[in-house]
RNA sequence: CUUCCAUCAAGAACGACCGAGGGACAGGCCCGUCGACGUCGUGGCAACCGGGCUCCCGCCAUAGGGAGCCGCCCUGGUGCCAAUUCCUGCUCGAUACGAAGAAAUCGGGGAAGAUGGAGG
Numbered sequence: 001c002u003u004c005c006a007u008c009a010a011g012a013a014c015g016a017c018c019g020a021g022g023g024a025c026a027g028g029c030c031c032g033u034c035g036a037c038g039u040c041g042u043g044g045c046a047a048c049c050g051g052g053c054u055c056c057c058g059c060c061a062u063a064g065g066g067a068g069c070c071g072c073c074c075u076g077g078u079g080c081c082a083a084u085u086c087c088u089g090c091u092c093g094a095u096a097c098g099a100a101g102a103a104a105u106c107g108g109g110g111a112a113g114a115u116g117g118a119g120g
Stems, first nucleotide, its partner, number of pairs: 001120008013042005021031003025089004043081003048077002050074001051070007085112001090109006
């Protein structure tokens, strides 16, 4: 960089340093010199992977597979700690009925993105 799969409405911040942009992209709307973003330290959240426990399938027994739970231990591996992934971006439906269309609100699906796991 890329392919596949899963998840994305909940949750969790203080200190130090730095100093002007940041929230992926575009539009909107926000955050930011009362110091954002970032870096470091400490703390926390969560439960994707390893791990532990219970049950089921399977087997002569293993191997293997599935469901649920835990977050105490492993200084476990990542991730995350403004706003739903901040909202919308394409499409379908409802409100909704008129010749047709547009805007709005709500909902479904998708795209894009993020994170993890397994591959290339």
This is a predicted structure of a 120-nucleotide RNA (SAM riboswitch aptamer (S box leader)) from a Bacteroidota bacterium. The sequence was found by an Rfam model in a public genome assembly. Taxonomically the source falls in Bacteroidota (Bacteria, Pseudomonadati). Model confidence (mean pLDDT): 79 of 100.